[in-house]
RNA sequence: AAAAGCAUCGCGCGAGAGACCAUCUUCAUCGAUGGCGCCGAAGGCGCAAAUCCGCCCGGAAUCGCUCAGGCAAACGGAGCGCGAUGCCGCA
Numbered sequence: 001a002a003a004a005g006c007a008u009c010g011c012g013c014g015a016g017a018g019a020c021c022a023u024c025u026u027c028a029u030c031g032a033u034g035g036c037g038c039c040g041a042a043g044g045c046g047c048a049a050a051u052c053c054g055c056c057c058g059g060a061a062u063c064g065c066u067c068a069g070g071c072a073a074a075c076g077g078a079g080c081g082c083g084a085u086g087c088c089g090c091a
Base pairs, nucleotide, nucleotide: 005087006086007085008084009083010082011081012080013079018036020035021034022033023032024031037071038070039069043067044065045064046063051060052059053058
């Protein structure tokens, strides 16, 4: 130097689950409060089970919880692909 890796940005793909019920409001939506039922893929928390880091310890997640968030579309969305830039890498 290149590759690989990481971060940021841009573009594309991107799941699940009540357009539930009551009251208020509105022309109608939207919205607010309460109730019941659900979902996991922003974020957060936890390693109790299983899994992975060869084992223990310790840790991690796409695992678990459902605090938060969400349950027509839109928005959002982990993650993936491509591109750009930077870092790392120093044969």
The RNA shown here (Glycine riboswitch aptamer) has 91 nucleotides and comes from Solimonas terrae. It was read from a public genome assembly, where an Rfam model found it. Its Rfam family is "Glycine riboswitch aptamer". Rfam 15.1 lists 9,425 matches to the family in 5,228 species.